c-di-GMP-I riboswitch aptamer from an uncultured Rhodospirillaceae bacterium, 89 nucleotides, folded computationally.
RNA sequence: UCCUCGAAAAGGCAAACCGCCGGAAACGGCGGGACGCAAAGCCUCCGGCCUGAAGUCCCCAUAGAGGAACAGGUAGCGGGGCCACCGAA
Numbered sequence: 001u002c003c004u005c006g007a008a009a010a011g012g013c014a015a016a017c018c019g020c021c022g023g024a025a026a027c028g029g030c031g032g033g034a035c036g037c038a039a040a041g042c043c044u045c046c047g048g049c050c051u052g053a054a055g056u057c058c059c060c061a062u063a064g065a066g067g068a069a070c071a072g073g074u075a076g077c078g079g080g081g082c083c084a085c086c087g088a089a
Base pairs, nucleotide, nucleotide: 005087006086012037013036017032018031019030020029021028022027035076041082042081043080045079046078047077048074049073050072051071052070056068057067058066
């Protein structure tokens, strides 16, 4: 110095819930608030889960309901990629 690991120290982030805003929705942003987190920092490439307004396809008697693709979300559901504070065993 690097990898692994995670005692200590300095700090960091912020669940649920509440308020306001955006969205059809899932959900997101800001403020309050702390359940927790050694990557709970960043990225949707893979899988899972969640949403379905409009449009497409399937089914249908016009339909409705439903399903599929597709679109969107979740990085605090995993996998993967990138960056990274400190230094005991």

Its mean pLDDT, the model's own confidence on a scale to 100, is 86. It matches the Rfam family "c-di-GMP-I riboswitch aptamer". Gene Ontology term of the family: cyclic-di-GMP binding. From the family's description: GEMM was predicted in a large-scale screen for bacterial structured RNA regulatory elements.